[in-house]
RNA sequence: UGUGGGGUAGCCAAGCGGCAAGGCACCGCUCUGAUAAGGCGGUUACCGUGGGUUCGAGUCCCACCCCUACAA
Repeated sequence: UGUGGGGUAGCCAAGCGGCAAGGCACCGCUCUGAUAAGGCGGUUACCGUGGGUUCGAGUCCCACCCCUACAA
C1' cells in the first nucleotide's frame, strides 16, 4: 500500500429496510441456619465518526478512523 472480515450495553454476542434478541455481570426479591448454586423480576445500547439514499437505515451507498487476517 492492496484485498477480505470486523466495530451494537461494563464484557461476549444476534439482528438478510419497519419498535435493537440472548448470555455473563449488576440491582431487588425468593430459597438457605448462612454462603454458593437455583428460581422470579428489573436497570443499562440514538448501533465507530460524518455524509447520502429512503416514508422509514444497526441493515443499502460514499468518505474517514480503529481492530484483525492475508498479499506485497